[in-house]
RNA sequence: AUCAGCCUUCGGGGCAGGGUGAGGAAGCAACACUUCCAAUUCCCGAUCGGUGGUCAAAACCCACGAGCGCAUUCCCGCGCACGACCCGGUGAAAUUCCGGGGUCGACGGUACAGUCCGGAUGGAAGAAGGCCAGA
Numbered sequence: 001a002u003c004a005g006c007c008u009u010c011g012g013g014g015c016a017g018g019g020u021g022a023g024g025a026a027g028c029a030a031c032a033c034u035u036c037c038a039a040u041u042c043c044c045g046a047u048c049g050g051u052g053g054u055c056a057a058a059a060c061c062c063a064c065g066a067g068c069g070c071a072u073u074c075c076c077g078c079g080c081a082c083g084a085c086c087c088g089g090u091g092a093a094a095u096u097c098c099g100g101g102g103u104c105g106a107c108g109g110u111a112c113a114g115u116c117c118g119g120a121u122g123g124a125a126g127a128a129g130g131c132c133a134g135a
Stems, first nucleotide, its partner, number of pairs: 002135002005131006017044003023037005046115002048105002050064004059103002067080004085101005107118003
């Protein structure tokens, strides 16, 4: 120094503004009608991007994680689900940079949600530091 073992800490961001009005409330004996409230979910628009890798930096290239089920004291494990990119430029090299135009986003709740609330004061991919002196 490396591997193994152990410990600690860390480990996810995001609807400004406008429109519509499901539905609700009030007035009325009632209906009609009027008024008010009403979507971060719909429409326009805005906005966000975990971890490791990849000849050079990635939401959309490869892989992993967050969810669910089985099993289980727990961990490990097994299975399922899990989205999306092109063109041009530079370069030795870039679906990663620059320019342009696009696209995507678990589960439960609720007026249909990447952005609200909830599981979660949780967990994980992993990152950093330390201990030990087993190989």
Predicted 3D model of a 135-nucleotide RNA (FMN riboswitch aptamer (RFN element)) from an Anaerolineaceae bacterium. Its mean pLDDT, the model's own confidence on a scale to 100, is 80.